[in-house]
RNA sequence: AUGGCCGACUAGGGUUCCGGCUCGCCAGAAGGCGAGUGGCUGGUCCGAGAGUCGGCGACCUCAUGCAGCGGCGGGAAGCCACGGGGUUACACGGAGGGAUAAAAGCCCGGGAGA
Numbered sequence: 001a002u003g004g005c006c007g008a009c010u011a012g013g014g015u016u017c018c019g020g021c022u023c024g025c026c027a028g029a030a031g032g033c034g035a036g037u038g039g040c041u042g043g044u045c046c047g048a049g050a051g052u053c054g055g056c057g058a059c060c061u062c063a064u065g066c067a068g069c070g071g072c073g074g075g076a077a078g079c080c081a082c083g084g085g086g087u088u089a090c091a092c093g094g095a096g097g098g099a100u101a102a103a104a105g106c107c108c109g110g111g112a113g114a
Stems, first nucleotide, its partner, number of pairs: 004056006012046002017043002019040001020037007057088006068082001070080003090110001092113001096108003
């Protein structure tokens, strides 16, 4: 220095929307409308480089007397694609800024720094 991409989910996150709660008004009631509340465990939602799982990609490998199937090849060489197996390690971290309704382990960012 490199440390790939995608999807699902989780830790986590807030409050547009739904629901909850509180208050007000209307109503005989059922309920309706409005305001507030995320110090509401919820649904939708956002969501990890240093979380999980899956897929793709990349790289290594497939030995033995016979030996996976196929293509190229004069071919028991060699090369290619599929297929089987394997590797894809490690990773402390602000402040500040940015997006969205809003916030965050999101993005800047495996940044500054250590």
Guanidine-I riboswitch aptamer from Ectopseudomonas alcaliphila, 114 nucleotides, folded computationally. Taxonomically the source falls in Ectopseudomonas (Bacteria, Pseudomonadota, Gammaproteobacteria, Pseudomonadaceae). Its mean pLDDT, the model's own confidence on a scale to 100, is 76. Rfam family: Guanidine-I riboswitch aptamer. The literature on the family includes a 2017 paper in Mol Cell by Nelson et al., "Metabolism of Free Guanidine in Bacteria Is Regulated by a Widespread Riboswitch Class". The sequence is in RNAcentral, with records from MGnify.